Two RNAs folded together computationally: RNase P RNA and transfer RNA, 411 nucleotides in total. The prediction has a mean pLDDT of 79. It holds a member of the Rfam family "Bacterial RNase P class A". It is annotated as a ribozyme.
RNA sequence: GAAGUAUACCGAAUAGUCGCAUGGGAAACCAUGAGGAAAGUCCGAGCUCCAUAGGGCAAGGGUGCUAGGUAACACCUAGUGGAGGCGACUCCAAGGAAAGUGCAACAGAGAGAUACCGCCAGUAAUGGUAAGGGUGGAAAGGUGAGGUAAGAGCUUACCAGCAGCCGGGUGAUCGGCUGGCUAUGUAAACCCCACUCGGAGCAAGACCAAGUAGGAUCAAGAAAGGGGGCUGCCCGUCCCUAUCCGUUGGUAGGUCGCUUGAGCUUCUUGGUGACAAGAAGCCUAGAUAGAUGGCUAUUCAAGACAGAACUCGGCUUAUAGGUAUACUUUUUUU
RNA sequence: CGGGAUGUAGCGCAGCUCGGUAGCGCGUUCCGUUCGGGACGGAGAGGUCGCAGGUUCAAAUCCUGUCAUCCCGACCA
Numbered sequence: 001g002a003a004g005u006a007u008a009c010c011g012a013a014u015a016g017u018c019g020c021a022u023g024g025g026a027a028a029c030c031a032u033g034a035g036g037a038a039a040g041u042c043c044g045a046g047c048u049c050c051a052u053a054g055g056g057c058a059a060g061g062g063u064g065c066u067a068g069g070u071a072a073c074a075c076c077u078a079g080u081g082g083a084g085g086c087g088a089c090u091c092c093a094a095g096g097a098a099a100g101u102g103c104a105a106c107a108g109a110g111a112g113a114u115a116c117c118g119c120c121a122g123u124a125a126u127g128g129u130a131a132g133g134g135u136g137g138a139a140a141g142g143u144g145a146g147g148u149a150a151g152a153g154c155u156u157a158c159c160a161g162c163a164g165c166c167g168g169g170u171g172a173u174c175g176g177c178u179g180g181c182u183a184u185g186u187a188a189a190c191c192c193c194a195c196u197c198g199g200a201g202c203a204a205g206a207c208c209a210a211g212u213a214g215g216a217u218c219a220a221g222a223a224a225g226g227g228g229g230c231u232g233c234c235c236g237u238c239c240c241u242a243u244c245c246g247u248u249g250g251u252a253g254g255u256c257g258c259u260u261g262a263g264c265u266u267c268u269u270g271g272u273g274a275c276a277a278g279a280a281g282c283c284u285a286g287a288u289a290g291a292u293g294g295c296u297a298u299u300c301a302a303g304a305c306a307g308a309a310c311u312c313g314g315c316u317u318a319u320a321g322g323u324a325u326a327c328u329u330u331u332u333u334u
Numbered sequence: 335c336g337g338g339a340u341g342u343a344g345c346g347c348a349g350c351u352c353g354g355u356a357g358c359g360c361g362u363u364c365c366g367u368u369c370g371g372g373a374c375g376g377a378g379a380g381g382u383c384g385c386a387g388g389u390u391c392a393a394a395u396c397c398u399g400u401c402a403u404c405c406c407g408a409c410c411a
Stems, first nucleotide, its partner, number of pairs: 001330010012299007020033005035305001039316002042314005047201004054235005060197005065079005080094001081092004095192002100190002102186003116133002118129004141159006160182001162179007205256004225241004248411004263282008300303001335407007344360004354391001362378005384400005
C1' cells in the first nucleotide's frame, strides 16, 4: 500500500428570516419539538377490561446443547459440539430415529434386513457367498493385510460409531482403557420426552355532556330457573337478576388514560462477559384531520433509508456516505 | 391505530391436510362440420405456483423473512 474481520458511533453543519404544535406568561415574548430503524407487528412485558385468573381430564400453541444475565423472552453473554474460511473470525430450529407408526416417487434384483448378473462346490437339482458389476440422494461400518473352495469383523492394524469403567469439568462434554462387531435417511412427518402458555387489546377502558321514544318487535324462559371463566367437558366457589339474539333509532362533542420511565448522562466498584450495585446530575414530542416545515447565505464528502399516535426490552428488514479502535492475510522497503 | 385473510395459465378456481408428473371451467390457436357464422366434435399452445432464503434425496405443499391486495373493528339507547 491492497484485501478483509470484529466492535462501537455519526448520518449534513452554521447563521438569518417567515411559519406550525405543546407548555409557561397579563402582554411583549421565552423554552422545547422524530429515528436508528419511529417500519414489519415476529417475540417478551407493563397497563386496562373480561369474575379474584381456581382445580381436574382432554385438545391446542410455543420452546429445545450447557452454564449464566434479565422484569421477561424465541433476546444477550461465556463456553461445548458440528460446518466453513490460509487467517482474524463467521454460521447452526443443535433433545430423541435402539418406544412406536408413516414416507423414501422414478430407476434398481433388493429401500430395511435383499440376491438379478457374478464367484465357489456340484453332472444336474441345489447349496454356500456378498468381494466385484449395475441403479439410486442413500445398498447393510471404511481402507490395507491375513485367511478361504469362493467369501465374509472370520482374524488383525488404523479410523468412524455404540456400550461399560476410570479420570478432568458446576455442566454441555473431553481424555484414557476394555468389550462385542455395529438396523440407512427423514421428527421445519405423526409422535415421544422435558419445560412452558387464560382471553382480548388504548377503537383497551373510566367519567361528563348531547340526543332518541320514560321506546317497539321476534324467540327462549320463570328463580329447584337462566346467563357469565372468550377451545371442550366435569367439579367447586363467586357474580348478575333479568339476560341473550337480530332489527331499529340517536350522537359524530369534551376530559382522563398520555408520557417520570425495568428513564438518560458521567464516575466508581465487582464480574472474562452479558450485566449488577453505589454516588452525583438531568427532564428530553404528546397531536386528534393530526405540529416538527419553507426560503436565503456559507462550507463540505453534495446528504441514503425513511415520519412518533399507550409505553418499554429485543429480533428482523431498509439504509448514500463517513469516523474510531483492535486484529488478520498479502505485497514492497528497511 | 388494532385484528384477520388471500396470492397457482388471459379470467374464475381446485390441488397444500399427510411433500414425489400442476389440474378443471371459460377464453385462445388449428382442423372438421356449414354457402357463411354460431353451436357442436377433435387436436394443441399457454405456468420461474407473488418474491427471497432454509429443511429434505426431492417443496405449489413444511419453516422463516419480505412484497402486494382485500376484509373487519366508534359510542349511547